[in-house]
RNA sequence: UCCCCAAUAGCUCAGUCGGUAGAGCGCCCGGCUGUUAACCGGUAGGUCGUAGGUUCAAGUCCUACUUGGGGAG
Repeated sequence: UCCCCAAUAGCUCAGUCGGUAGAGCGCCCGGCUGUUAACCGGUAGGUCGUAGGUUCAAGUCCUACUUGGGGAG
């Protein structure tokens, strides 16, 4: 210098052919228990890496960049 992959909740990850974002764990609240843990129920939590573009509509498509990983020279 070039090529490929990844970036979504605090963490680990889903998200189909573009149709308006979810799970598990964790936090918090409640139930159960003499108490804690375990177990059960519920709430909250998101600039979908950044900036543009296409579209009625973008996590998803296009471009550049950033960070991490892998490869070629």